RNAcentral holds the full RNA, with entries from SILVA. This is a predicted structure of a 354-nucleotide part of an RNA (small-subunit ribosomal RNA, central domain) from a metagenome. The coordinates come from a structure-prediction model, not an experiment, and the mean pLDDT is 87. It matches the Rfam family "Bacterial small subunit ribosomal RNA".
Context: one part of a larger RNA
RNA sequence: UUUGGCCUAAAGCGUCCGUAGCUUGUUUAGUAAAUUUCUUGUGAAAUUGUCCGGCUUAACCGAACAGCGUGCAGGAAACACUGCUAAACUAGGGAUUGGGAGGGGUUAGGAGUAUGCAAAGGGGAGCGGUAAAAUGUUAUAAUCCUUUGUAGACUACCUGUGGCGAAGGCGCCUAACCAGAACAAGUCCGACAGUGAGGGACGAAAGCCAGGGGAGCAAACCGGAUUAGAUACCCGAGUAGUCCUGGCCGUAAACACUGCGAGCUAGGUGUUGCAUAUUCUUUGUGAAUAUGCAGUGUCGAAGCGAAGGCGUUAAGCUCGCCGCCUGGGAAGUACGGUCGCAAGACUGAAACUU
Repeated sequence: UUUGGCCUAAAGCGUCCGUAGCUUGUUUAGUAAAUUUCUUGUGAAAUUGUCCGGCUUAACCGAACAGCGUGCAGGAAACACUGCUAAACUAGGGAUUGGGAGGGGUUAGGAGUAUGCAAAGGGGAGCGGUAAAAUGUUAUAAUCCUUUGUAGACUACCUGUGGCGAAGGCGCCUAACCAGAACAAGUCCGACAGUGAGGGACGAAAGCCAGGGGAGCAAACCGGAUUAGAUACCCGAGUAGUCCUGGCCGUAAACACUGCGAGCUAGGUGUUGCAUAUUCUUUGUGAAUAUGCAGUGUCGAAGCGAAGGCGUUAAGCUCGCCGCCUGGGAAGUACGGUCGCAAGACUGAAACUU
């Protein structure tokens, strides 16, 4: 050097966009950089092989021939693959048109039940809470019932291994604006593509800064219990926070513990969207069945796997590109650097030990 891996043993960046780079459809012509062949020059000596000679022999030394020097430079030729140039194509990709699906996003307006509070009326002794209690609350009239008002948060049922989104995530209604995917048509462009070191954007919750808001819930804190103790589990209170606006943070069991793209390799059965056909029909944005494509589940042949299991949504058979791993601990620590208001994040060792 070739050679190994990454669902669960160490190992897929949280996700996407994208620069350089790497890789790249079909056909023809040219070129000949690369590649291959031939040839010329050069490629020190020693060393190596064969043979001859010189030291009495050998080691050693001298000479001839061969080999080595796998390279570099010049010349000639070949043209399949790669590259470059030119022309063309349509299977990848993109655009267009059409009718549908969707908790996709942003902004504004509106609604609803519950809860708390306030006021008025009724009522008159407990209420609340627990396994049982107590703290708590109540004659300054509670709990409870009725009516009215107000505040903030949330969006039951529908709800579905159902939908949408790159991921985080997204669920009352209406409107405006923005974006993406699938299907169908097969109209247009004609390889415009894939991945992506650096880089950029987004990124739950908690936390931070400034200003609002504060009903319920609730870290911390305070009581009551339990207990040997109880810095907890249970109960009563309760502040940050949870909510909104603007900015920061950049992490999660950010999980399918499975990177992205492409091709190939049996099927069965659900379900969602679109299209086509047939049948039914209350004629409607209807229903059923079959087929195709796209998504999402489940079972499973071959194959794979240490096994669990995976199995056209691969962990099967291949290709391209990126990231990452190399015993455990020390340690995601120290030092340095970058970022951050901070908390800290990212990068990331060693001695020593086993």